SAM riboswitch aptamer (S box leader) from Shouchella lehensis G1, 106 nucleotides, folded computationally. Its Rfam family is "SAM riboswitch aptamer (S box leader)". Rfam links the family to the GO term regulation of gene expression. Of the family's consensus pairs, 97% are formed in the model. NCBI's taxonomy places the organism under Bacteria, Bacillota, Bacilli, Shouchella, Shouchella oshimensis.
RNA sequence: CUUUUAUCAAGAGAAGGUGGAGGGACAGGCCCUUUGAAACCCAGCAACCAUCACUUCCGUGAAAAGGUGCUAACCUGCAGAACAUCUUUGUUCUGGGAGAUAAGAG
Numbered sequence: 001c002u003u004u005u006a007u008c009a010a011g012a013g014a015a016g017g018u019g020g021a022g023g024g025a026c027a028g029g030c031c032c033u034u035u036g037a038a039a040c041c042c043a044g045c046a047a048c049c050a051u052c053a054c055u056u057c058c059g060u061g062a063a064a065a066g067g068u069g070c071u072a073a074c075c076u077g078c079a080g081a082a083c084a085u086c087u088u089u090g091u092u093c094u095g096g097g098a099g100a101u102a103a104g105a106g
Base pairs, nucleotide, nucleotide: 001106002105003104004103005102006101007100008099013042016041017040018039022032023031024030026077027076028075029074043071044070045069048067049066051062052061053060054059078095079094080093081092082091083090084089
């Protein structure tokens, strides 16, 4: 990098330390940020893998030491349906795309 499976609900830093200008994946909006961005440390959340117990299997539960992940909040992106509007837009819903994470395979 490609691919398969599962999830994308909730939760956790408005107030720790270093740092010193960017950040919210991308594009367009809209936002956050010197009243301190990213990053690192620390702290925390969750429980995918691993661990332990039970279970015929599927699976259920516990714990948080290990491998990861996460810790501002959004809208649109492509197609379809319904309704409204009254002529090109809006709302809702469904599916998809893109993206993120974990585990496996190449």